[in-house]
């Protein structure tokens, strides 16, 4: 240089195809239980890579860019 995947909470992932409340799970923090602490019980925190379009509505379509893999040359 061409082409294909894939980017969602600190971490791992769902929902995406075919647009409709961003959910689970560790973890974080409070409280409870406990001499203290682990293990448990409750309760709570916190994300869609970026930039635009499309649309009553966008994680999802579309465009253009980063970043990671993986295939040709």
């Nucleotide at each position: 240089g061409g082409g294909g995947g894939c980017g969602u909470a600190g971490c791992a992932u769902a929902a995406c195809c075919c647009g409709g409340c961003a959910g689970u799970g560790c973890g974080g923090c409070u409280g409870g239980c406990u001499c203290c602490a682990g293990a448990c019980c409750a309760g709570u925190u916190g994300a869609u890579c970026c930039a635009g379009g499309u649309u009553c509505a966008a994680a999802u379509c579309c465009u253009g860019g980063c970043g990671c893999c993986c295939c040709c040359a």
A computed fold for a 73-nucleotide RNA from a Candidatus Woesearchaeota archaeon, annotated as transfer RNA. Its Rfam family is "tRNA". Rfam links the family to the GO term triplet codon-amino acid adaptor activity. It is annotated as a transfer RNA. RNAcentral holds the sequence, with entries from ENA. The prediction has a mean pLDDT of 85.